A computed fold for a 1486-nucleotide RNA from an uncultured prokaryote, annotated as small-subunit ribosomal RNA.
């Protein structure tokens, strides 16, 4: 110090989360030791038991119990007497019990902190000083006797003491009164001193040393009171108050005071937050933080409050009293039922509560406290110990060597390696700690007694005695590595990785998220990382968070500027001079307790811990000084502000009057069948005369043109003309005032539209409503009507995307340009100045878009507002309103985002440009029929599998009768098919036969070759090794392929621009088939694509000339290149040439385009092919092949027979043949190319109607064969019919292939002769040697279901105006809430589940206040016949006032619960629609 998380990516805003520290902690796992600390945060809940406050005999009467000299007695055990004595229960008395200890209920307060004050006060014990300490008296407890009661306890009688109580004396430096008063003080006042009068004291004990008592003054200590300042939340608490505020008098108190009472006055507090409500002990400090702050108030210290709850007093120096009293209440206990007792928030301990917090320990040895002369006694304060890893600190669990890098584990590319790992084993060394044994502390100072100095106190010294902790700490010794390691984590944040299991299951998770068969994220293991006697989790606080921003934030669009103005309080404010010194600054003094923090030093072996010294304590108070700035006061100034003056401007406002056009309606005329309306229609109007048109009349509303980027106004808003009244900004000049200014919480006023009330008005328009359409529906969009309303007057409402989404004011900061209104200067030029309204831009700012003198720049002042999204501008409360509704304005719950700007894509029922058999123009088809073939579906034992929009469907398959074959049924095999290495053997093979469907099994027969004699060839083939799988996953893959698309695109380097994603280049203007080329340009270049290079084809030259060719020359034949020969031609196949917009004309800057141009075989890519960029579709294929993982192993492997893949109500695709005369049929006749052939093609001959059979020449092919090309041409016939069209189907007979044609082949002959007469909606192909049409060949193959596929040639068209539309594509641009990218996203009702909340008839609690009733104890006052020395003091009793608790009543507040009800939120796959995002298909929104 930061990091993760919104997006495809980016920047920003913004929330959520994490890493750190801390903890009175708890929980989980684990645990060796010691030191020092800490230990009921909850029930201020209830408490059994024990202890926690006593002491003094040197105050007293006395003497129960103990000891006991003595006396007497004795059974020798003992019993008795005796206050002499040590002492002492209970009692009277003194002091203490108000300290110490506990807790945090209450308290928002002078309770606490800090600083002052008391001239308004008290203070026992202690210290100092002064004085005194006298004379009497009567009681009473106890003891004794009697009584009541269960007890607690109480009553009566007799008797008694005091340092108890009472009376008297004395008394002043005390108190009060009277008058006086030097002097002092901040006011009231105070006051030395002296005077008179009045009032009030005492206690003794004793060892004779002392000590105690009384009065007074002072001190010290401790308290009391008052005041300034400081420190919680809520305004959905805004008004509170009658002893209230003040005065006078009195009472009361230690003392001031409404503290109390009477009277008088009517005040006092409050937006600087009164009153009310909720919560809370406060501080020193503690935790965190860089600090400022934030949170907190355990342990320790100070203060306060409380002591079962409430009240009230007594005693006392002090209490309204934790271990005292009284009353009331609740609770518990005892009881003989009459009555009594009690208060652990003391220390232990118990129950309960709770996640959770200890021993019913030891001791007064030390420190401290109470009493006492003292010894001593008491002390759960305290000192110690026990329990607990609760925290902090320290130590240990060994150390050095040791590689066969052991075994085992885990991983692995696997028999190799890696890792665990110098780790272990093994060797040497050490002994902290633990165990054992031995020694063994300090903390002790004092005190008694004696003695010394001295008059005592004090000091010194001697002796004796005192240790709970504790035989503990510590020290020494023996032995042995011996006694001692876990926890969490390992996807990123965040250090640390692999295997197995699981398979959106089980589970994890702080956030993002992980898990659906290869999980570094779940569980286990190995390994690793971190910390370590601990480690993790959970809770809480601070931090990070500048995420409440004083330091240190924002508000155009992210949350956020009030709709606008006026103005109160407040805040803030121009230029001088003087005074003051409040703020401010400096010095000094006081205080800021100790502990703590920080620094130095020191003590425990170190540390924690502790001691000591210092610093600090940012604060408050006082005092002295300074005077720049702010303030206050005084006095000036004119530039801010305002006034006056003349000028000019405008849809500024209010009220009245007037005007024309249009619309509608009425009336009248002309006129006739429609009008109107729409995408198209209909409703509607119209023959009772509409619409149209003319005239005329009426009504209401709005003001065309001018008109604008204009003007005015605070905003809302304002538009015909005119009159009246009226507001305002502006400029000129510079007369007047003299800071009068700015802003503005509350407040007041204004405030579009809609809406409301009353009364008018109503032409047009027009919510609601009605009808007609549209539609699946259409409560809409469209149409026809139409009420409220829109208009006027008056009164409400008070909101808008009331927007510039931009508060007001002031100052400063480059320019350019347009415009409105003034002024100046004028010459129709140039051009200044002021205030407005606009556009562009510099610096600067901004996340960017953008803003930019009209700031969103630089500064200042004031106000308003914001702090994640949703819930929600909702609920409740309050205020306003006639209502509608408005203002103010939450929470529970829920999500990890919501959002802004910009970028790249994709998309749009957005735009522009362009292309393509995309449309159009044509030709021919498909869709109808029959058949072939493929698919779906169905069926089946099986109908194996795959391919499924385009991009599956005559596809894998270029050929399923067996085989193929993967499927089914049945029969069999189990290391097995094939192959390789291979010992052995000389056979194997083969033949015959039996069983069997075959596979297979059994039997019989037969039995090598070569040789150099070593062996080799061939066959067999044991064992062993390497099985096999067309089983799954194409969503684990390679390879291959389809498609967009032969579309023109896709990128890179450097530079430049941008914070960045990205952009530029690649866009623009032209051009092209083309990102093809040219021009321009912050780009310059380059790569993959395009094109070219390659092949075929069209022309030609050269070379070559067999099997091809034959012009010329010969020979031969019936005829034929048949033969000799030839290379001319055709042809064959090699090498060349040729085409490049090269030339011409026109256009153009160029690229290029156009031309019936020339030339040329070919002309603008000549035609065709091969060639397929970056990528898209998780496209296809695990069944071509290969391959990871998973699965099967007497089977999911292998063999065999038979069956199936050929099924058939049906649906679809692709084809063939047709429906005929441009035809069928018969006869004759002509012209190809490209292929194939020895397991072959077969001439030819013969037989057969034919398929074919038999024989057979030739050919391993430019030689021979397949082989007939067909359409065509010529001639005949048919004559428009279901035909001489069409050939399906069926019957019969054959041929061929093949072990085998039944399921299930092809072909031939004869017979049969179905549908079909040109095909609905729709849809396909094709732009030239193309479509159409005609035949030929080949692969596969025994044969063939081929009408398929792939090739070959023959004949050979029509049309394209053109790019509006459909489809697909490219480029640019625009919008976007899409990015899984429109097959997107997304809204609402309803239905289901879950969760929290609001309302609500009621109901149950709680506290508070009010009124009334009743009213304990106590206190105060009055009275007091009774008690009480003779009188008394005083008391009982009675009574008045006050008052806790209680009761009653009506309200308000608050909390819980609830029938019913309302909306909200959340929840993979429910229903209905389709509102928003693109022009979202009616622009959206308020």
């Nucleotide at each position: 110090a930061g990091a993760g998380u919104u997006u495809g990516a980016u920047c920003c805003u913004g929330g959520c989360u994490c890493a750190g520290g801390a903890u009175u902690a708890a929980c989980g796992c684990u645990a060796g030791c010691g030191g020092c600390a800490g230990g009921c945060c909850u029930a201020a809940u209830a408490c059994a038991u024990g202890c926690a406050a006593g002491u003094c005999g040197a105050g007293g009467g006395g003497c129960a119990g103990c000891a006991g000299a003595u006396c007497a007695u004795u059974u020798c055990g003992g019993a008795g007497a005796a206050g002499a004595u040590g002492g002492c229960g209970a009692c009277c008395g003194g002091c203490g019990c108000a300290c110490g200890g506990g807790u945090g209920c209450g308290u928002a307060a002078c309770g606490c902190g800090u600083a002052u004050g008391c001239a308004a006060c008290c203070u026992a014990c202690c210290c100092u000083u002064u004085a005194c300490u006298u004379a009497g008296g009567g009681a009473u407890a106890g003891c004794c006797c009697g009584g009541a009661g269960a007890a607690a306890u109480c009553c009566g009688g007799a008797u008694u003491a005091a340092u108890a109580c009472c009376u008297g004396a004395u008394g002043g430096c005390a108190c009060g009164a009277u008058a006086u008063g030097a002097g002092g003080g901040c006011a009231u006042c105070u006051g030395a001193g002296a005077a008179u009068c009045g009032u009030u004291a005492a206690a003794g004990a004793u060892u004779u040393a002392u000590u105690g008592g009384u009065a007074a003054a002072g001190g010290a200590u401790g308290g009391g009171c008052a005041u300034g300042c400081g420190a919680a939340c809520c305004a959905u608490u805004a008004g509170c108050u009658u002893g209230u505020u003040g005065g006078u008098a009195g009472g009361g108190u230690a003392g001031c005071g409404g503290c109390c009472u009477a009277c008088c006055a009517a005040g006092g507090c409050a937006a600087c937050g009164a009153u009310g409500g909720u919560u809370a002990g406060c501080g020193g400090g503690u935790c965190u933080g860089a600090g400022a702050g934030g949170a907190u108030g355990a342990u320790c210290c100070g203060c306060c409050a409380c002591a079962c709850u409430g009240g009230a007093a007594c005693u006392g120096a002090a209490a309204c009293a934790c271990g005292g009293a009284c009353c009331a209440g609740a609770c518990u206990c005892c009881u003989a039922c009459g009555g009594g007792a009690g208060g652990c928030a003391g220390c232990a301990g118990u129950g309960a509560g709770g996640a959770a917090u200890a021993u019913u320990g030891c001791g007064c040895a030390a420190u401290g406290g109470g009493g006492g002369c003292a010894a001593c006694c008491c002390u759960g304060a305290c000192g110690c110990a026990g329990c607990c890893a609760u925290g902090c600190c320290g130590c240990g669990u060994g150390u050095a060597g040791g590689a066969a890098g052991a075994c085992g584990g885990c991983c692995u590319u696997c028999u190799g390696g890696g890792u665990u790992g110098u780790a272990a084993a093994c060797u040497g060394c050490u002994u902290u700690u633990a165990u054992a044994c031995g020694g063994g502390a300090g903390c002790a100072a004092a005190a008694u007694a004696g003695u010394u100095c001295u008059g005592c106190a004090u000091u010194g010294u001697u002796u004796u005695u005192u240790g709970a902790c504790g035989g503990u700490a510590c020290c020494a010794u023996c032995a042995a590595a011996a006694u001692a390691a876990g926890c969490a984590c390992c996807g990123g944040c965040u250090a640390a990785c692999u295997c197995c299991g699981u398979g959106c299951c089980a589970g994890c998770a702080g956030c993002c998220g992980c898990g659906g068969u290869a999980a570094u994220a779940c569980g286990g293991a190995g390994g690793g990382u971190g910390c370590a006697a601990g480690c993790g989790u959970u809770g809480u606080c601070c931090g990070g968070a500048u995420u409440u921003a004083u330091u240190g934030g924002g508000u155009u669009u992210a949350a956020a500027g009030g709709g606008u103005g006026c103005g109160u309080a407040g805040g803030u404010g121009g230029c001088g001079u003087g005074u003051u010194a409040a703020g401010u600054c400096a010095g000094u003094g006081g205080u800021g307790a100790a502990a703590g923090c920080c620094u130095g030093c020191a003590g425990c072996u170190c540390a924690a811990c502790u001691g000591u010294a210092g610093a600090g304590g940012u604060g408050c108070c006082a005092u002295u000084g300074a005077u720049a700035c702010u303030g206050a006061c005084a006095u000036g100034c004119u530039u801010g502000a305002g006034u006056a003056u003349g000028g000019a401007c405008g849809a500024g406002g209010u009220a009245g009057g007037c005007g024309g056009a249009a619309u509608u309606u009425g009336u009248g005329g002309u006129g006739u069948a429609g009008c109107g309306g729409u995408g198209a229609a209909a409703u509607g109007c119209a023959u009772a005369g509409a619409u149209a048109u003319c005239a005329u009349a009426a009504a209401g509303a709005a003001c065309a043109c001018c008109a604008a980027u204009u003007g005015c106004g605070a905003a809302g808003g304002c538009a015909g003309c005119u009159u009246a009244c009226u507001g305002g900004a502006c400029a000129g000049a510079a007369a007047c005032u003299g800071a009068c200014g700015c802003u503005g919480a509350g407040g007041c006023a204004c405030g579009a539209a809609a809406g409301c009330g009353u009364g008018g008005g109503u032409a047009g328009c027009g919510a609601a409503c009605a009808g007609g359409a549209u539609u699946a529906g259409a409560u809409a969009c469209c149409c026809u009507g139409g009420u409220a309303g829109u208009c006027c007057a008056c009164g409400c409402c008070g909101u808008a995307a009331a927007c510039g989404a931009u508060g007001a004011u002031u100052a400063c900061u480059c320019g350019a340009u347009g415009u409105g209104u003034g002024c100046g200067a004028u010459a129709c030029a140039c051009a200044g100045u002021a205030c407005g309204c606009g556009u562009c831009u510099u610096a600067g700012c901004g996340a960017a878009a953008g803003c930019g003198u009209u700031a969103a720049g630089u500064a200042a002042u004031c106000c308003a507002c914001c702090u994640g999204g949703g819930g929600a501008g909702u609920a409740c409360g309050c205020c306003g309103g006639c209502a509608a509704c408005g203002g103010u304005g939450a929470a529970a719950c829920u999500c990890a985002a919501a959002g802004g700007a910009a970028u790249u894509g994709a998309c749009g029922g957005g735009g522009g440009c362009c292309c393509g058999c995309a449309c159009a123009a044509g030709c021919g088809g498909u869709g109808g029929a029959g058949c072939a073939u493929g698919u779906g579906g169905u069926u089946u034992a099986a109908u194996u599998c795959g391919a499924u929009g385009a991009u599956a469907c005559g596809c894998g398959a270029g050929g399923a009768a067996c085989c193929u074959u993967a499927c089914c049924u049945g029969g069999g095999c189990u290391c097995u098919a094939a192959u390789g290495u291979g010992a052995u053997u000389g056979a194997c093979c083969g033949a015959u036969u039996c069983a069997g469907a075959a596979a297979u099994g059994g039997a019989u027969c037969u039995u090598u070759c070569c040789u150099u004699c070593g062996g080799g060839a061939c066959a067999u083939g044991a064992a062993a090794c390497a099985a096999g799988g067309u089983g799954c996953u194409g969503c684990a893959u390679g390879g291959u392929u389809g498609u967009c698309g032969u579309c023109a695109g896709c990128u890179c380097g450097u530079g430049c621009c941008g914070u960045g994603a990205g952009g530029u280049g690649u866009u623009g203007g032209g051009u092209u088939a083309a990102g093809u080329c040219c021009c321009g340009c912050a780009a310059c270049g380059a790569g993959c694509g395009c094109a070219a290079c390659c092949c075929c084809u069209a022309u030609u030259u050269c070379u070559a000339g067999u099997u091809g060719c034959c012009a010329g020359c010969a020979c031969a034949u019936a005829a034929u290149g048949g033969u000799g020969g030839g290379g001319a031609c055709u042809c064959u196949a090699g090498a060349g040439a040729a085409a490049c917009u090269g030339c011409c004309c026109g256009c153009g800057c160029a690229a290029g385009c156009g031309g019936u141009g020339a030339g040329g075989a070919a002309g603008g890519u000549g035609g065709g092919g091969a060639u397929g960029a970056c990528g898209u579709c998780a496209a296809a294929u695990c069944a071509u092949c290969a391959u990871g993982g998973c699965c099967c192993u007497u089977a999911c492997g292998c063999c065999c027979a038979g069956g199936g893949c050929u099924a058939c109500a049906c649906a679809c695709g692709u084809g063939c043949u047709a429906c005929a005369a441009u035809g069928g049929u018969c006869a004759g006749u002509a012209c190809a190319a490209a292929g194939g052939g020895u397991u072959g093609c077969a001439a030819c001959a013969u037989a057969g109607u034919a398929a074919u059979a038999u024989g057979a020449a030739g050919c391993c092919a430019a030689u021979c064969c397949c082989a007939a090309a067909a359409a065509g041409c010529u001639g005949g016939u048919c004559u428009c019919a279901g035909u001489u069209c069409g050939g399906a189907u069926u019957g019969a007979g054959g041929u061929c292939u093949g072990c085998a044609a039944c399921u299930c082949g092809a072909c031939c002959u004869c017979a049969u002769g179905a549908a079909g007469u040109u095909g609905g909606a729709a849809u396909c192909g094709c732009u030239a040697g193309u479509a159409a049409u005609c035949g030929c060949g080949u692969a596969u193959c025994a044969g063939c279901a081929a009408u398929g596929a792939c090739g070959c040639g023959g004949u050979g068209a029509a049309u394209a105006c053109g790019u509006u539309c459909c489809c697909g594509g490219g480029c640019c641009u625009u919008g976007u809430a899409c990015a899984c990218a429109c097959c997107g996203c997304c809204c609402g009702u309803c239905a289901a589940g879950c969760c929290a909340u609001g309302g609500a008839a009621g109901u149950u609690g709680g506290g508070u206040g009010u009124a009334c009733c009743u009213g304990a104890a106590g206190a105060u006052g009055g009275u007091g016949a009774c008690c009480g020395u003779u009188a008394a003091a005083g008391g009982a009793g009675c009574u008045a006032u006050u008052u806790a608790a209680g009761g009653u009543a009506a309200a308000a507040c608050u909390a819980g619960u609830u029938a019913c009800u309302a909306g909200a939120g959340c929840u993979a796959a429910g229903u209905c629609g389709g509102a928003a995002c693109a022009a979202g298909g009616u622009a959206g929104c308020c």
The RNAcentral record of the sequence draws on ENA. It matches the Rfam family "Bacterial small subunit ribosomal RNA".